Overview: This is a predicted structure of a 512-nucleotide part of an RNA (small-subunit ribosomal RNA, 5' domain) from Nocardioides sp. Root1257.
[in-house]
Context: one part of a larger RNA
RNA sequence: GGACGAACGCUGGCGGCGUGCUUAACACAUGCAAGUCGAGCGGAAAGGCCCUUCGGGGUACUCGAGCGGCGAACGGGUGAGUAACACGUGAGUAAUCUGCCCUUGGCUUUGGGAUAACUACCGGAAACGGUGGCUAAUACCGGAUACGACCGAUCCCUGCAUGGGGUGUUGGUGGAAAGUUUUUUCGGCCAGGGAUGUGCUCGCGGCCUAUCAGCUUGUUGGUGGGGUAAUGGCCUACCAAGGCUUCGACGGGUAGCCGGCCUGAGAGGGUGACCGGCCACACUGGGACUGAGACACGGCCCAGACUCCUACGGGAGGCAGCAGUGGGGAAUAUUGGACAAUGGGCGGAAGCCUGAUCCAGCAACGCCGCGUGAGGGAUGACGGCCUUCGGGUUGUAAACCUCUUUCAGUACCGACGAAGCGCCGAUGAUGGUGGUGACGGUAGGUACAGAAGAAGCACCGGCCAACUACGUGCCAGCAGCCGCGGUAAUACGUAGGGUGCGAGCGUUGUCC
Numbered sequence: 001g002g003a004c005g006a007a008c009g010c011u012g013g014c015g016g017c018g019u020g021c022u023u024a025a026c027a028c029a030u031g032c033a034a035g036u037c038g039a040g041c042g043g044a045a046a047g048g049c050c051c052u053u054c055g056g057g058g059u060a061c062u063c064g065a066g067c068g069g070c071g072a073a074c075g076g077g078u079g080a081g082u083a084a085c086a087c088g089u090g091a092g093u094a095a096u097c098u099g100c101c102c103u104u105g106g107c108u109u110u111g112g113g114a115u116a117a118c119u120a121c122c123g124g125a126a127a128c129g130g131u132g133g134c135u136a137a138u139a140c141c142g143g144a145u146a147c148g149a150c151c152g153a154u155c156c157c158u159g160c161a162u163g164g165g166g167u168g169u170u171g172g173u174g175g176a177a178a179g180u181u182u183u184u185u186c187g188g189c190c191a192g193g194g195a196u197g198u199g200c201u202c203g204c205g206g207c208c209u210a211u212c213a214g215c216u217u218g219u220u221g222g223u224g225g226g227g228u229a230a231u232g233g234c235c236u237a238c239c240a241a242g243g244c245u246u247c248g249a250c251g252g253g254u255a256g257c258c259g260g261c262c263u264g265a266g267a268g269g270g271u272g273a274c275c276g277g278c279c280a281c282a283c284u285g286g287g288a289c290u291g292a293g294a295c296a297c298g299g300c301c302c303a304g305a306c307u308c309c310u311a312c313g314g315g316a317g318g319c320a321g322c323a324g325u326g327g328g329g330a331a332u333a334u335u336g337g338a339c340a341a342u343g344g345g346c347g348g349a350a351g352c353c354u355g356a357u358c359c360a361g362c363a364a365c366g367c368c369g370c371g372u373g374a375g376g377g378a379u380g381a382c383g384g385c386c387u388u389c390g391g392g393u394u395g396u397a398a399a400c401c402u403c404u405u406u407c408a409g410u411a412c413c414g415a416c417g418a419a420g421c422g423c424c425g426a427u428g429a430u431g432g433u434g435g436u437g438a439c440g441g442u443a444g445g446u447a448c449a450g451a452a453g454a455a456g457c458a459c460c461g462g463c464c465a466a467c468u469a470c471g472u473g474c475c476a477g478c479a480g481c482c483g484c485g486g487u488a489a490u491a492c493g494u495a496g497g498g499u500g501c502g503a504g505c506g507u508u509g510u511c512c
Base pairs, nucleotide, nucleotide: 001512002511003510004509006508007507008506009505010504013370014369015368016367017366018365019363020362021328026326027325028324030323031322032321035070036069037068040067041066043063044062047061048059049058050057051056077281078280079279087205088204089203090202091201092200093199097197101194102193103192104191105190106189107188108187109143110142111141112140118133119132120131121130122129123128149173150172151171152170153169154168155166156165157164158163179186207253208252209251214244215243216242219241220240221239222238223237224236225235226234256278257277258276259275260271261270262269263268283304284303285302286301287300306317307316308315309314334360336359337358338357342356343354344353345352346351373403374402375401376400383394384393385392386391407453409448410447411446412445413444417439421434422433423432424431456501457500458499459498460497461482462481463480467496468495469494470493471492477484478483
């Protein structure tokens, strides 16, 4: 000198764009953050409408709860753990899987038994549960058929080893499907390919420590078996005795990694906030279930700590989601608006949900821009300060004259971001038409009045731009280093003046 997720002191006009718990992965009141589908199903709790004998019944514009499907494994948060194939980069998978999506070929046949909701009864303080009865499905289970699959035999082609391929031939084994709609449509099943995503393996690379020198028994390898989507001591039985290490094993400490960011001429050094990619975690520890995908933040089970309810028998909970609270701390924001846009889930769609997101609020926390007026104006006014008492300086500064009106203020007008979508037309048209904005009456435009509402902070001994007076008297104090202060202090305090930067200026901390 540069930089910062900064903090502190003094000061503070406006706007744009960003950023904002670095500490206690401390504990959390309250609200919201994941639903949707009636075009899968039986139905009708509430509302609307109609009828009514006032008990109730009907309708289905719709729809609570339930069965069922898809989603909930994404999105969002955090950095605790991890020195590891976790990450980066480059390969391999002839050792893998992949819902929704695209594409190709084929199929979509015939039956059955239940169960929730509901109802009757019962238990419980509650959470919730039990028994009997009724019913449906794209829920569940059989049968048929089937390319393919698996096993055996055989033939052909081929590779970098184990091997791979063929809708090849033949014998055997066991295995599919679902409906909806007036039609269109939306679906379902089998198989091949693609895309996307994922698992696994390997080469190389990136911290400190030897005041850690030896480490290891599923350890290293083999065979058989099991397990997995898949290779493999991944697991198991047996066998062998191996494997790693001064090119630092093992141990200890620290730490999420990277693209990047800061600095530097570069080499390098430091760092990993925001944004993007990957990983890990979700009160602590363990476990599996469901599923294409989890060993699952707002799922389940067990144990533990903590908190809450209880009728004492038993139950409920997990903000490292968005706000917000307490605590810790030098220190970090609103219990806001909207789904209008973008994106996501579901749905044929309309649409519903979305604290993702888009916006608004707070904070000079940062960067950038603008303003606090412009021109003229010397009796160089008054006042202040200094003085050698002549004057000098503040200083064209002010007053005064002539202008301008950015920004702020008031009034009026007022967006882009909007296309999807609905209706008509024939379900078509580059057709017609209607409507959708949180931000926001915001940005922007026009008009009005008046210099009107808007300057501070640090420093002035040398380094280092900028000096005098008074007070103080080794005191009070200053200080980054050298050092100032003990009666003439340009170094302390105040004032005048000056210098630097300027809505900021200094100080502290950290890195280069």
The sequence was found in a public genome assembly. Model confidence (mean pLDDT): 85 of 100. Rfam family: Bacterial small subunit ribosomal RNA. Its family is annotated with structural constituent of ribosome and ribosome in the Gene Ontology.